[in-house]
């Protein structure tokens, strides 16, 4: 210098005026995000349900750790890709059972089509060679044989046992088994292990006009019905109490698994301690506009002028994942070339 790789950060800046929402006696103070998004996981909180256990259903699935929890994160193991930095993996079980495997091919879990050997032939031997296929009953070399074959031998692979290292996944070494334990597929049914009660802030709690309801009381007992009269009883009136509860209002609502900085523990995720700080809370829903200076970009030859500022926008809160994002900034590392 070029080509890459990993991680982190910014998301126009400052000021003034006006407007809007919240708090405040006033002065005044605060006022969208890294994703506020998708609503895909997990938790807090709330109401309901719940002795215990099981069925069904769903999720997860190498090991260890972090965490309130997780399907997230960190560190490892194994596998795949890359020269490398590094990246990716739904990575339990197909000797519990069942299913599926098109086409091609002689044959797909079961073998003789060509070719080989024996034989005159019929027939037999044989999985080595050819060919088909994603896959043809360990690979390769040798011995052996009529031709062949784990039939036998070495190496590699696989399985079993033991020892050693590691918390573990797993790795290493040694010995044994000739491998009929004969293919693949579990993001096929299924089996095994672990976890999961349901609904969600329009959750839910409180106050409470109206409206209908229940009970007690009141009139020198008024009016009406049963009934012509008396008693009784029912209704109408006034007032009190109680319970429910619509409109409406209040709370939930934002001081919290909080933010920043420092120190310490830990490889890390993360945790502990200390100091400082308070950074939206609307309810049809505020967060906008204008001006000036500066920054970036586009266009015009230029002085300079004009236009423009990514994705997007809170609604109970928090931890993740995923997706969108103009233009940039910073740091670690790898490979190649050249020079010293």
């Nucleotide at each position: 210098c070029g080509a890459c790789u990993c991680a982190g950060g910014c998301g126009g800046a400052c000021a003034a005026u006006c407007g809007c929402g919240g708090c405040u006696u006033u002065u005044g103070c605060c006022g969208a995000g890294g994703a506020a998004a998708g609503u895909c996981c997990g938790g807090g909180c709330u109401u309901c349900a719940c002795a215990g256990g099981g069925c069904a259903g769903g999720a997860u699935g190498c090991c260890g750790g972090a965490u309130a929890a997780c399907g997230u994160c960190c560190g490892g193991u194994g596998g795949a890709g890359g020269c490398g930095a590094c990246u990716c993996c739904a990575a339990g079980g197909c000797c519990a059972g069942u299913g599926c495997a098109a086409c091609a091919g002689a044959a797909a879990u079961a073998a003789a089509c060509u070719a080989c050997c024996c034989g005159c032939a019929a027939g037999g031997g044989a999985a080595a060679a050819g060919g088909u296929g994603g896959a043809a009953a360990g690979g390769c070399a040798g011995u052996g044989u009529a031709a062949g074959a784990g039939a036998c031998u070495a190496c590699c692979g696989c399985c079993c046992u033991g020892c050693c290292g590691g918390u573990a996944a797993c790795g290493g070494c040694a010995g044994g088994g000739g491998c009929a334990c004969a293919u693949g597929u579990a993001a096929a049914c299924c089996c095994c292990a672990u976890c999961c009660g349901a609904a969600g802030c329009a959750a839910g709690a409180c106050c409470a006009a109206a409206c209908a309801g229940a009970g007690a009381g009141c009139g020198a007992u008024a009016c009406g019905g049963c009934u012509g009269c008396c008693c009784g009883u029912c209704g109408u009136g006034c007032c009190c109490u109680c319970a429910g509860g619509u409109a409406g209002g209040u709370c939930g609502c934002u001081g919290g698994a909080g933010a920043u900085c420092a120190u310490c523990g830990g490889u890390a995720a993360c945790g502990a301690u200390g100091a400082u700080c308070c950074g939206a809370g609307a309810u049809a829903g505020a967060u906008g506009a204008u001006u000036g200076u500066c920054a970036g970009g586009a266009c015009g030859u230029a002085a300079c002028g004009u236009c423009u500022u990514a994705c997007a926008g809170a609604a109970c809160c928090c931890g993740g994942c995923u997706u969108a994002c103009a233009g940039c900034c910073u740091g670690g590392g790898u490979c190649g070339c050249a020079c010293u």

Bacterial RNase P class A from a Lachnospiraceae bacterium, 340 nucleotides, folded computationally. Its Rfam family is "Bacterial RNase P class A". Rfam classes the family as a ribozyme. Model confidence (mean pLDDT): 77 of 100.